[in-house]
Context: one part of a larger RNA
């Protein structure tokens, strides 16, 4: 020097990304307890006081309830009775130490905000959270041999020995108040007139092969050319032929989307108003420098002596916005952010001590 501890003058977060760590609080009894609230909570809120031992005294009081006695329907009955046993204050007086929950164990608290309603779940071994789940909400599929799922195309099984108040899928996520406009694109549902459209049906027509026929040549054995029935084979038009697609509607708590330019009021500024272009429709309510704001430490206010964080506003929303939910919200949280009280070796700024490790000697 290191590790694990103990103590420390004065100050008390000046430390630091940040009170990380440590300190502090603490049991029980009594008093007392705010905003807010879903009236349950918040709450052990906060904030105070008491606490040992002895005497009164095992007292007051409480619990249990035997024997005995009386009645008796003779019952393991009823009443009375109070023994024994158990629990056990408060008050008063006294006494003692620095200190009485005398050691150990044993909540620090408050204010404001973000997120998530909550209890729960998760990355076994760097993440416990604002992520997942959740009760609740909505949409959608499914009429039972259900839909859906597992399985080798199966048998079979789950769903379910359930039956639409049931089961599957998707999204949202308690509760309160709400959830606007767009169906042009994509998807889904419905429709069937027309267009397009497969295999199949159909078989016009064409071609190949070939008996034979005609004709030419011939060494008389045959050969060449043309034509060519039936059969067999190849190709194959018209016509016919579903769903789908095109098409016509509906549907956004389906996937998704939700404008630009110019002018205008008797100071200025701004624009309730007007014009114009485009679109399927041009962002409503609410919120807003936000877990979203680049410019940006925006501007104003609060808090501080001093505040890129924080809180309240403003709105110029680079690039919020309504179940990929919007805005609030009591309670809850080993959550995140800011502030305050208490408290402290975190620090000013270090020091002392104990044990261990190490080192030296043995």
């Nucleotide at each position: 020097c290191a590790c694990u501890c103990u103590c420390u003058a004065a100050g008390g977060a000046a430390c630091u990304c940040g009170g990380c760590a440590a300190a502090a609080u603490a049991g029980c009894c009594c008093c007392g307890u705010a905003a807010c609230u879903u009236c349950g909570g918040g709450a052990g809120a906060a904030g105070g006081g008491g606490u040992g031992c002895c005497u009164u005294u095992g007292u007051a009081g409480g619990g249990u309830g035997a024997a005995g006695c009386u009645c008796u329907u003779c019952g393991c009955g009823a009443g009375u009775g109070g023994a024994g046993c158990c629990c056990g204050a408060a008050g008063a007086g006294g006494u003692u130490g620095c200190a009485g929950u005398g050691a150990a164990a044993u909540g620090a608290g408050c204010c404001a905000g973000g997120c998530g309603a909550c209890u729960g779940u998760u990355u076994a071994a760097c993440a416990a959270a604002a992520a997942c789940a959740c009760a609740g909400g909505u949409c959608u599929c499914u009429g039972c041999u259900a839909a859906g799922u597992c399985g080798a195309u199966a048998a079979g099984a789950c769903g379910a020995c359930g039956u639409a108040u049931a089961g599957g899928g998707a999204c949202u996520g308690a509760c309160a108040c709400g959830u606007g406009c767009c169906c042009g694109g994509u998807g889904c549902u419905g429709g069937a007139a027309g267009g397009u459209u497969a295999a199949g049906g159909g078989g016009a027509a064409g071609c190949g092969u070939c008996a034979g026929a005609a004709u030419c040549c011939u060494u008389c054995g045959g050969g060449g050319u043309u034509u060519g029935a039936a059969g067999c084979g190849c190709u194959g038009a018209a016509c016919u032929g579903a769903a789908g697609c095109c098409c016509c509607a509906g549907u956004a708590a389906a996937c998704g989307g939700c404008g630009g330019c110019c002018g205008u009021a008797a100071c200025u500024a701004u624009a309730a108003c007007g014009g114009u272009c485009c679109u399927a429709a041009g962002g409503u309510a609410g919120c807003g420098a936000a877990a979203u704001u680049c410019c940006u430490u925006g501007u104003c206010g609060g808090g501080u002596a001093a505040g890129u964080u924080c809180c309240g506003a403003c709105c110029u929303g680079c690039a919020c916005g309504a179940a990929u939910c919007g805005u609030g919200u009591a309670a809850c949280g080993a959550u995140c952010u800011g502030g305050c009280u208490g408290c402290u070796g975190u620090c000013u700024c270090a020091g002392a001590g104990a044990g261990u490790a190490a080192c030296u000697c043995g």